[in-house]
RNA sequence: AGAGUUUUAGCCUGGCUCAGGAUGAAUGUUGGUGGAAUGCUUAACACAUGAAAGUCGGAUGGGAAGUGGCGUUUCCAGUGGCGAACGGGUGAUUAACGCGUAAGAACCUGCCCUUGGGAGGGGAACAACAACUAGAAAUGACUGCUAAUACCCCAUAGGAUGAGGAGAAAAAGGAGGAAUCUAACCAAGGAGGGGCUCACAUAUGAUUAUUUAGUUGGUGAGGCAAUGGAUUACCAAGGCGACGAUCGGUAGCUGGUCCGAGAGGAUGAUCAGCCACACUGGGAUUGAGAAACGACCCAGACUCCUAUGGGAGGCAGCAGUGGGGAAUUUUCUGCAAUAGAAAAAAUCUUGACAGAGCAAUGUCGCAUGAAGGCAGAAGGUCCAAGUGUCAUGAAAUUAUUUUCUCGAAGAAUAAACAAUGACGGUAUCUGAGGAAUAAGCAUUGGCUAACUCUAUGCCAGCAGCCACGGUAAGAAAGAGGAUGCAAGCGUUAUCCAUAAUGAUUGGGCGUAAAGCGUCUGUAGGUGGAUUUUCAAUUCUAUCGUCAAAUCCUAGGGCUCAACCCUAUGUAGGCGGUGGAAACUACCAAGCUGGAGUAUGGUAGGGGAAGAGGGAAUUUUCGGUGGAGCAGUGAAAUGCGUUCAUAUCGAAAAUAACACCAACGACGAAAGCACUUUGUUGGGUCGACACUGACACUGAGAGACGAAAUCUAGGGGAGAAAAUGGGAUUAGAUACCCCAGUAGUCCUAGCCGUAAAUGAUGGAAAGUAAGUGUUGUGCAUAUCGACCUGUACAGUGUUGUAGCUAACGUGAUAAGUAUCCCGCCUGGGGAGUACGUUUGCAAGAAUGAAACUCAAAGGAAUUGACGGCAGCCCGCACAAGAGGUGGAGCAUGUGGUUCAAUUCGAUGCAAAGCGAAGAACCUUACCAAGGCUUGACAUGCCAUGAAUCCUCCUGAAAGAGAGGAGUUCCUUUAGGAAUGUGGACACGGGUGGUGCAUGGUUGUCGUCAGCUCGUGUCGUAAGGUGUUGUGUUAAGUCCCGCAACGAGCGCAACCCUCAUGUUUAGUUCCUAGCGUUGAGUUUGGAACCGUGAACAGACUGUCGGUGAUAAGUUAGAGGAAGGUGAAGAUAACGUCAAGUCAUCAUGCCCCUUACACCCUGGGCGACACAUGUGCUACAAUGACCAGGACAAAGGGUCUUGACCCCGUGAGGGCACACUAACCUCAAAAACACGACCUCAGUUCAGAUUGUAGGUUGCAACUCGCCUGCAUGAAGCCGUAAUUACUAGUAAUCAUCGGUCAGCCAUACAAUGGUGAAUCUUUUCUCGGGCCUUGUACACACCACCCGUCACACUAUGGGAGUUGGCCAUGCCCCAAGUUGUUACCUUAGCCGCAAGGAGGGGGAUGUCGAAGGCUGGGCUAGUGAAUGGAGUGAAGUCAUAACAAGGUAAUCAUACUGGAAGGUGCAGUUG
Repeated sequence: AGAGUUUUAGCCUGGCUCAGGAUGAAUGUUGGUGGAAUGCUUAACACAUGAAAGUCGGAUGGGAAGUGGCGUUUCCAGUGGCGAACGGGUGAUUAACGCGUAAGAACCUGCCCUUGGGAGGGGAACAACAACUAGAAAUGACUGCUAAUACCCCAUAGGAUGAGGAGAAAAAGGAGGAAUCUAACCAAGGAGGGGCUCACAUAUGAUUAUUUAGUUGGUGAGGCAAUGGAUUACCAAGGCGACGAUCGGUAGCUGGUCCGAGAGGAUGAUCAGCCACACUGGGAUUGAGAAACGACCCAGACUCCUAUGGGAGGCAGCAGUGGGGAAUUUUCUGCAAUAGAAAAAAUCUUGACAGAGCAAUGUCGCAUGAAGGCAGAAGGUCCAAGUGUCAUGAAAUUAUUUUCUCGAAGAAUAAACAAUGACGGUAUCUGAGGAAUAAGCAUUGGCUAACUCUAUGCCAGCAGCCACGGUAAGAAAGAGGAUGCAAGCGUUAUCCAUAAUGAUUGGGCGUAAAGCGUCUGUAGGUGGAUUUUCAAUUCUAUCGUCAAAUCCUAGGGCUCAACCCUAUGUAGGCGGUGGAAACUACCAAGCUGGAGUAUGGUAGGGGAAGAGGGAAUUUUCGGUGGAGCAGUGAAAUGCGUUCAUAUCGAAAAUAACACCAACGACGAAAGCACUUUGUUGGGUCGACACUGACACUGAGAGACGAAAUCUAGGGGAGAAAAUGGGAUUAGAUACCCCAGUAGUCCUAGCCGUAAAUGAUGGAAAGUAAGUGUUGUGCAUAUCGACCUGUACAGUGUUGUAGCUAACGUGAUAAGUAUCCCGCCUGGGGAGUACGUUUGCAAGAAUGAAACUCAAAGGAAUUGACGGCAGCCCGCACAAGAGGUGGAGCAUGUGGUUCAAUUCGAUGCAAAGCGAAGAACCUUACCAAGGCUUGACAUGCCAUGAAUCCUCCUGAAAGAGAGGAGUUCCUUUAGGAAUGUGGACACGGGUGGUGCAUGGUUGUCGUCAGCUCGUGUCGUAAGGUGUUGUGUUAAGUCCCGCAACGAGCGCAACCCUCAUGUUUAGUUCCUAGCGUUGAGUUUGGAACCGUGAACAGACUGUCGGUGAUAAGUUAGAGGAAGGUGAAGAUAACGUCAAGUCAUCAUGCCCCUUACACCCUGGGCGACACAUGUGCUACAAUGACCAGGACAAAGGGUCUUGACCCCGUGAGGGCACACUAACCUCAAAAACACGACCUCAGUUCAGAUUGUAGGUUGCAACUCGCCUGCAUGAAGCCGUAAUUACUAGUAAUCAUCGGUCAGCCAUACAAUGGUGAAUCUUUUCUCGGGCCUUGUACACACCACCCGUCACACUAUGGGAGUUGGCCAUGCCCCAAGUUGUUACCUUAGCCGCAAGGAGGGGGAUGUCGAAGGCUGGGCUAGUGAAUGGAGUGAAGUCAUAACAAGGUAAUCAUACUGGAAGGUGCAGUUG
């Protein structure tokens, strides 16, 4: 310090997630040791048991023990003193003077310290005790006795009042033989402690805006230690509050702790300070101190005892128990130390504390070994079968002992003379022993260090995010290896950081979330320039303080570290004092630049009101006229002979104002346009007279605010939500058409919203230019108007710098700086719910959460797509001429059937395809019969050569038997070849996966494209080049150009055909000659033809055109002319296209079978559907007869002549030919002649019968051919659809491969005859280039919206219902303080006495907790039926959006419809 994740890719915005640190933690697993720490975060829930506060006999009367007794001694209930208000626990309450920081004045203070002083004289009781008595107990009642450091009085002092009177104040002793020690009292002061007041600060909600009645203040009185409405009576009506009162929910506060670079965020365990509480609520007593954790009284809840009458209790002290919970320890030792209480002291007491125990809870330290050892061990695992790796290692061998076991010794912490050790026989030290006692956890796809195998097969599972798993998973599980950390390691939870993701440091708002619709203006914030004052602010110096601990720094002590000790301290906060005076503020004075006023001009659809006008539309009346009009893509509804439309004239009504008119004007915005009148607001220019900062912004507040809607009254021409009808459509609640109401208009109100937009808040300053335009002025010019220049104020456009994610913006900023306001913080849920305000309503304003996703989004890029645009091409259409689709048949496919109908191919690009040929074989399928190292390959052993013949069984395969025969080489061991038998490695599979693959093929497409290097532009993806103007069949070429070059394609090079030349001369050819005939022979190489090699064509040339180019057009010449014709040749890539059944091949599967052999069957089935073909439907023809003319190809188990036989298929005999020689072989259409005469025919030939031929072991399923006979459908084919542009279509025949034969009408070739039409691109299809839009990128077979149905989830309202909290009013009032008291009672003092003072009890009044009652507010749970929302691989209906999304979309509003939605009105361009 960053990383992953939105995309095909890139940039940005923006969220989510990860890597770090931390914890009083928990959990899984594992676990050696020591140190110093820590340990109920939940139920402030309930508590058994022990025990946490006593001490003093030197205050005191007494009792007891002990002693024979006394004394000494010891112990003790009671009275009395001090303490028990500390220490210890907890965090429920509390949003408060509770805490923190800093100050203050009207107070108290036991013990302690200092100073001063005096302690004289008297008295009366009460416990204990004794006796008696009540009660179960707790606890008492009555009578009597008694002491004190318990209680009371007097004296003594000082003080107070104008005077008088009255009132008011002490004491205590004890110990000792004594010196003396100690305790108590009064007064003053101190220290420490406490009470009170105040300034500032202290989290959250405005969906809490008003609150307060002792409330705010005053006077009197009472009260307190003290101030004070703290209390009371009266008076006044105040007090607090947008600087957030009140109310609600939450919470102990702080030093600190964790994180962070810091600012800061979170937190408040342990330790320390303060506060509050002690079962819940209330109350007082005692006391220096309490409204008292281990005291009291009352009420309540709960628990316990009981004799039922009544009593007892309070672990949030330490242990411990139950409960709750994910979760937190021993019913331990000791007062040795520190510290507290008591005591004169010794002492005593203390669950404070010191220690030990338990727990890896975290932290710090140490160990689990070291050396040595190469047959690179066994074993695991992987493997390319060699090895690699675990493995710088196990064992063997050597030494050591932190730790461990056993034994010996053995502390300190106690400061000062002595004593005192719980921890503890601990730490430590020392001896012996022996590697001995000691390693796990997580991860291993990326982030993130670390990889393979097996098994699994969208299953099981994993997962922090992205994501993984559907048969080859580095992601699940196991194994081996590796990596990380280590007595721990992972997981979970929480906090901070990362996050500049709430931004003071340090963010944003044109399009990503975000500028209020606009203006006026209050509070507030900010504010021109000069000179003073002051010192609030600011700066500076100094003082006080911010407890200690913590932190930092430096030392030191534990062997180190953690830990502990000592010392110093920055910065910062608050307060006091001194100084400075630039800035801000304040005071005072003046200034004119900002702002304003006055003045003179000026432009304008600025506002509100009145008056007037013409054109159009509709309606009415009248005239003319006579059949249609209107409307649409096409129609129909509608209007019209009762006279429409059309046309002329007249009248009425309403709304809106053509041209001018312009990115022109005005206005704050909304908005504003016929003419004119008066009225009224603002702007701007000129001159520079006046005021003198009067300014800017603006939370709340107020005003205005399109359209639609609403209320009331008018008005109503046109157009028009709703509605009706007609069309369209699968439907059409729409688009289109015919009608048509509200509303649209006016008046008065209401509403308060829009894509109210420049999606850009307002003000003011600085910052290049160019060019329009509006208003005004000046200069110039002129007679004047134009023109030209310039200044100010607007309004546009291009553009530099800069800015921006980019697009873009750019003096009218989105640039550079300033001030003020508003707003944003992932998407959805949702601008929804609830609450409140507002409105007549519709609604508006404010405005969440649960839940859910990992994205949503912006601008730009490349593609793809578009019922976008432009250009171009193609038998793509058009123009033609044949077909297909109808018939019959052939063949393929689907479907069905079947034991099997083997398998594959399925839009174009499957379907006469694999198959260039299924009777058996093929053959992969089915049935039956057999076989198991196998039909086939290699290796081993044994044996025999091989091979041939015969018999028997069987459908065959196969089984059985008999016979004949005895190979080659040789080093004599054996080997080669071959058959049989045997065991194992294997072998075999047309079994699966073409979505694991190679190879190969199809297709777009013979379309013109696809890329690279360097440069350059861009943040980048990418662009440029390759686009543009022309041109071409072509990215073909030319020119231009930030490009310059290059590659794969195009073209050319190759083959064939067309012309010529040269050469060659057989089997070819033949001019002349020759032959009955035949190139048969002789001759020849002139011709034809053949083989080979060359030539030729290049826009080369001329004219036109074009940019003078590329080219194009016409012509000449030429066999051929613009690629001469045809073929082969197929770029980068697309389709997970086809093929595992050509072949090869990974993995999986079968192995007496999914292998192999054999017979028979099937692949040929047949209601049907379909593709491709053949033959036809006839006269341009059929048939008959004789007659012509090809090319290319095949042939030795072959082609097969001639001749003979047969009607024929064919048969017999057999010449020739390994082919320019022989042969298949006849070419047919054609021409000539004859016949048929428009018919289901002399067309057509299916089907069937019958007789034959031929191939073959075999022709039934299931071949082909022939003769005779039979003679079906069919008379040119609906919708639709196909190939073809010249030697082409059409038509005619020929040949070949496969092949025994052939289902071939197929496929592949060959020639013969031989057309028509198109120079156009509107339309259909496909393609190319460029452009544009996009919400698509699996790329339009895309994406995607809404209802309905189903499941699940959270949530709103809800008749109600059950709780909790809060305050108010009333009733009843406990304990208790206080007031009153005519009742009862009373030792001390007064009084001679009676009696009094004072006290106590009872009664009673005020206040008063709990309780009861009524209504209210807030809040939580639950709730029948119900509302919408969200989520969910394959449900229904439509197709709203994205392209002009097929009616452009969208905002506001209204109506309407199953649903998306549709329509009206006004607005926006996104």

The RNA shown here (small-subunit ribosomal RNA) has 1470 nucleotides and comes from Picea sitchensis.
Taxonomically the source falls in Picea (Eukaryota, Euphyllophyta, Spermatophyta, Pinopsida).
Its Rfam family is "Bacterial small subunit ribosomal RNA".
The sequence is in RNAcentral, with records from SILVA.